[in-house]
Context: one part of a larger RNA
Molecule: large-subunit ribosomal RNA, domain VI
Organism: activated sludge metagenome
RNA sequence: CGUAGGAAAUUUGAGAGGCCCCGACCCUAGUACGAGAGGACCGGGUUGGACGAACCUCCUGUGCACCGGUUGUCGCGCCAGCGGCACACGCCGGGUAGCGGAGUUCGGUAGGAUAAGCGCUGAAGGCAUAUAAGCGCGAAGCCGACCUCGAGAUUAGAUUUCCCUGGGGGCAACCCCCUGAAGGACCGUGGGAGACGACCACGUUGAUAGGCUGGGUGUGGAAGCUGCCAAGCUGCGGCAAGGCGCGAAGCUGACCAGUACUAAUCGUCCGUGAGG
Numbered sequence: 001c002g003u004a005g006g007a008a009a010u011u012u013g014a015g016a017g018g019c020c021c022c023g024a025c026c027c028u029a030g031u032a033c034g035a036g037a038g039g040a041c042c043g044g045g046u047u048g049g050a051c052g053a054a055c056c057u058c059c060u061g062u063g064c065a066c067c068g069g070u071u072g073u074c075g076c077g078c079c080a081g082c083g084g085c086a087c088a089c090g091c092c093g094g095g096u097a098g099c100g101g102a103g104u105u106c107g108g109u110a111g112g113a114u115a116a117g118c119g120c121u122g123a124a125g126g127c128a129u130a131u132a133a134g135c136g137c138g139a140a141g142c143c144g145a146c147c148u149c150g151a152g153a154u155u156a157g158a159u160u161u162c163c164c165u166g167g168g169g170g171c172a173a174c175c176c177c178c179u180g181a182a183g184g185a186c187c188g189u190g191g192g193a194g195a196c197g198a199c200c201a202c203g204u205u206g207a208u209a210g211g212c213u214g215g216g217u218g219u220g221g222a223a224g225c226u227g228c229c230a231a232g233c234u235g236c237g238g239c240a241a242g243g244c245g246c247g248a249a250g251c252u253g254a255c256c257a258g259u260a261c262u263a264a265u266c267g268u269c270c271g272u273g274a275g276g
Stems, first nucleotide, its partner, number of pairs: 001152001005163007015149004021049007033038001051107005059101004066094005071086006111143002117137004164275001166177004178273001183270004187203005208263003211259005218251002224246002235244002
């Protein structure tokens, strides 16, 4: 821009893409077959491999600052306690969400028409013949089936709902005044969405993000525990390093909730007037 008014939602499915795999074991059955050795078709069940999709409960990994430990050095006057640097985490032990796989769940199928091939009935041609008329069976292949996209399918589809019912001038193109709907966008707060657009949620009639509070999770037991005057005393032991107690403590990114404290303010623009 088109889809002969505009808009929102739900769809039909022309067409396109994806998938389509291969074993083993058990039963049927030690049956049919075979002198024996051996050993089935058909049908049913179980379980794997590779491949694929989705996901994160479990397992496993990452998790650049969530928790702890720790060396050297520098700083905060000193002690204690902290912080900086040592990698573009100093090193080390763990680890939430998220993202992954080696983890988990799921997937590979009915039917139809056929190929080679095998047949039934059957003439031409009293027989024979699967073929000439007619009918059937028969593949991992074809069409379908299953999953995804899909009306620019210009043959531009369908359904439901919503919106607009002014005036004047001009031969006309068009111009002036009034009107500006439904809906959309801008802008902002964000997101399991994302290169950017897009998509989705929310914008005070509000839980969209941050903060705060509570919970969860993770770390793994925080800091502190006498200040003054003389003596005494200094949480409990120990001269002390350290141990124990208060204390499953303290802290805790992304997780789950609650709560308007902060920020989504106020608004603006597009879109018209009944439709060749």